[in-house]
RNA sequence: GGGUCGUUAGCUCAGCUGGUUAGAGUGCCGCCUUGACAUGGCGGAGGUCGCUAGUUCGAGUCUAGCACGACCCA
Numbered sequence: 001g002g003g004u005c006g007u008u009a010g011c012u013c014a015g016c017u018g019g020u021u022a023g024a025g026u027g028c029c030g031c032c033u034u035g036a037c038a039u040g041g042c043g044g045a046g047g048u049c050g051c052u053a054g055u056u057c058g059a060g061u062c063u064a065g066c067a068c069g070a071c072c073c074a
Stems, first nucleotide, its partner, number of pairs: 001073007010026004019057001028044005050066005
């Protein structure tokens, strides 16, 4: 230098054929349970969906460029 894949909550990851409110587990906070702790139960907070444009009535999802990461070729 060329190619493929990936980037969504603190962390690990879903998200179908573009559609109505963006989710799970774990972690965090509160409450219940206990003599206390752990476990367990209930509730809550937490998101520029990597960035910028484009397409569209509508984009996490499609297109382009850029950034970062992994792998392959040279």
The RNA shown here (transfer RNA) has 74 nucleotides and comes from an Alphaproteobacteria bacterium. Taxonomically the source falls in Alphaproteobacteria (Bacteria, Pseudomonadati, Pseudomonadota). The sequence was found in a public genome assembly.